Notes
A computed fold for a 342-nucleotide RNA from a Rhodospirillaceae bacterium, annotated as Bacterial RNase P class A. The coordinates come from a structure-prediction model, not an experiment, and the mean pLDDT is 77. The model forms 97% of the base pairs in the Rfam consensus. The sequence was found by an Rfam model in a public genome assembly. Rfam family: Bacterial RNase P class A. By type it is a ribozyme. The source organism's lineage runs through Bacteria, Pseudomonadota, Alphaproteobacteria, Rhodospirillales and Rhodospirillaceae.
[in-house]
RNA sequence: GGAGUCGGCCGGGCAGUCGCCGGGGUAAGCCCUGGAGGAAAGUCCGGGCUCCAUUGGGCAGGGUGCCAGGUAACACCUGGGGGGCGUGAGCCUAUGGAAAGUGCCACAGAAAAUAUACCGCCAGUCUGGUGACUGGUAAGGGUGAAAUGGUGCGGUAAGAGCGCACCGCACAGGUGGUAACACCUGUGGCAUGGCAAACCCCACCCGGAGCAAGACCGAAUAGAGGAGCGCAAGAGUGUGCCCACACGAGUUCCCGGGUAGGUUGCUAGAGGUAUGCGGUGACGCUAACCCAAGAUGAAUGACUGCUCUCGACAGAACCCGGCUUAUAGGCCGACUCCUAUU
Numbered sequence: 001g002g003a004g005u006c007g008g009c010c011g012g013g014c015a016g017u018c019g020c021c022g023g024g025g026u027a028a029g030c031c032c033u034g035g036a037g038g039a040a041a042g043u044c045c046g047g048g049c050u051c052c053a054u055u056g057g058g059c060a061g062g063g064u065g066c067c068a069g070g071u072a073a074c075a076c077c078u079g080g081g082g083g084g085c086g087u088g089a090g091c092c093u094a095u096g097g098a099a100a101g102u103g104c105c106a107c108a109g110a111a112a113a114u115a116u117a118c119c120g121c122c123a124g125u126c127u128g129g130u131g132a133c134u135g136g137u138a139a140g141g142g143u144g145a146a147a148u149g150g151u152g153c154g155g156u157a158a159g160a161g162c163g164c165a166c167c168g169c170a171c172a173g174g175u176g177g178u179a180a181c182a183c184c185u186g187u188g189g190c191a192u193g194g195c196a197a198a199c200c201c202c203a204c205c206c207g208g209a210g211c212a213a214g215a216c217c218g219a220a221u222a223g224a225g226g227a228g229c230g231c232a233a234g235a236g237u238g239u240g241c242c243c244a245c246a247c248g249a250g251u252u253c254c255c256g257g258g259u260a261g262g263u264u265g266c267u268a269g270a271g272g273u274a275u276g277c278g279g280u281g282a283c284g285c286u287a288a289c290c291c292a293a294g295a296u297g298a299a300u301g302a303c304u305g306c307u308c309u310c311g312a313c314a315g316a317a318c319c320c321g322g323c324u325u326a327u328a329g330g331c332c333g334a335c336u337c338c339u340a341u342u
Stems, first nucleotide, its partner, number of pairs: 001338010012307007020035006037313001041324002044322005049210004056243004061206005066080005081095001082093004096201002101199002103195003113148001118141002120137007149167006168190001169188008214264004223255001225254005236247003271290003276285003
């Protein structure tokens, strides 16, 4: 100097005029003050909170899927193991079980799971020759995503774990580690591939509905309605279903009518900043300080001047922790590789 990898921050600013919503002050004018995000998005997960249930059993359904931690909890995060990619910093992970069973592997190919011989190689017989037949073979070639242990040496008529060495695999034992796993030693010529994000098996976890939940106030109205099942020998209800259990005299459905207004829930929290300590880390404990929108046909807008990196993706609706997706431009830190010079 160039090329990369990972992490973090900002995401227009200043001033003026008028306007909107919340809070405070005022008898009232009016004054003071606060006012969208890193993803507010998707509604994909987990909860807080509210209501119904929560006494026991069974079933269905759903979720996760290597190990250990973190957390209120999680399909999230952190660390570690295995596998893959990259020279590397790093990145990805579709990470339990295929001898419990079922199923699939198109086309090509001889043959794709109770597998074989298309080309070929070797031996023998016949033939003038070309070639044919019989036996052996799976090392070489072809097809394919994948061909049944791999490489090398010996051996053989030609070959083959046929034998040997190393690797791989199976079994047994040992060492380290909380564990997933890693390594070592010995024995054995030992073989039948993949897919479970196919059904399935195994292990663990899960009640349901949701702020349009729920609570309160006020107002209005039309039921001589209909049908089913019941009245204790039990209809119906109990927020997945069944049984048990509890309540139980009316209840379920249909038709028709009225009101759909206001207050609350509604923002002080698993809160923010951050000192110190512990931990590899996620994170935990803790000093001090702070209070950052609560709309409801839906508030934060318009104009002007200056400046600037000339502005991307984009607007809360009960709240919080994550994940995923979109993103103009600018700044900071750490690390890796290449080249040149000293």